[in-house]
Context: one part of a larger RNA
RNA sequence: CGUAGGAAACUUGAGGGGAGCUGUUCAUAGUACGAGAGGACCUGAAUGGACGCACCUCUGGUGUACCAGUUAUCGUGCCAACGGUAAGCGCUGGGUAGCCAUGUGCGGUAGUGAUAACCGCUGAAAGCAUCUAAGCGGGAAGCAUGCCCCAAGAUUAGGUUUCCCUUUAAGACCACUCGAAGAUGACGAGUUUGAUAGGCGGGAUGUGUAAGCGCUGUAAGGCGUUGAGCUAACCCGUACUAAUCGGUCUAUUGA
Numbered sequence: 001c002g003u004a005g006g007a008a009a010c011u012u013g014a015g016g017g018g019a020g021c022u023g024u025u026c027a028u029a030g031u032a033c034g035a036g037a038g039g040a041c042c043u044g045a046a047u048g049g050a051c052g053c054a055c056c057u058c059u060g061g062u063g064u065a066c067c068a069g070u071u072a073u074c075g076u077g078c079c080a081a082c083g084g085u086a087a088g089c090g091c092u093g094g095g096u097a098g099c100c101a102u103g104u105g106c107g108g109u110a111g112u113g114a115u116a117a118c119c120g121c122u123g124a125a126a127g128c129a130u131c132u133a134a135g136c137g138g139g140a141a142g143c144a145u146g147c148c149c150c151a152a153g154a155u156u157a158g159g160u161u162u163c164c165c166u167u168u169a170a171g172a173c174c175a176c177u178c179g180a181a182g183a184u185g186a187c188g189a190g191u192u193u194g195a196u197a198g199g200c201g202g203g204a205u206g207u208g209u210a211a212g213c214g215c216u217g218u219a220a221g222g223c224g225u226u227g228a229g230c231u232a233a234c235c236c237g238u239a240c241u242a243a244u245c246g247g248u249c250u251a252u253u254g255a
Stems, first nucleotide, its partner, number of pairs: 001153001005164007015150004021049007033038001051107005059101004066094005071086006111145003118138004165254001171249004175191005196242003199238005206230002212225005
């Protein structure tokens, strides 16, 4: 820009893409078969491998400052307690959210239709025979469906519902607060008729018994107060702060 008024929401599916794998064990059955050795078709069930999709409850990884320990040195006058620096975490032990796999869940199936090779029925030409010439069946991990995803620029531009239109509407955008969305656009949640982000309160989680004080020991230290103190991204709540005031586009009742 188009989809002959402008919008919002929900959809149909032409068409396109993805997936499509397979082992072992058990039962049938030591049956059919076979002198024996051996040993099935068919049918049913269980459990794996590889691959794929999703997720973070569990098991783990990461987690650049969440907690603790610790060496050297400097600083806050000193003690104590903290802070800075130590190859852009000094080192070490853990670790929330998020992201992730080695972790967890799920998937391939079945069914239907038309067929290939092939197997048939009926059956002449050709009194027989013949699956074929007329006619009618069976038959594959393959084909078309079925399962999952995209999809009306499918210009054949579809459908349904609702809203708006004689004076600035329905709606959209800008701006602003943001996001398990993201390079930017876009997408999504909000903008006081508000829980969008921050803060604050409570909780969870992590770390592992803070500081101060008391007791004890000559002292390093230990014990008590104390599962203490602190705690990112998580959960619930709360208008304290910031989403101010606003602006722009867009209807000839539809050729």
Large-subunit ribosomal RNA, domain VI from a Candidatus Doudnabacteria bacterium, 255 nucleotides, folded computationally. The source organism's lineage runs through Bacteria, Bacteria candidate phyla and Candidatus Doudnaibacteriota. The sequence was found in a public genome assembly. Model confidence (mean pLDDT): 87 of 100.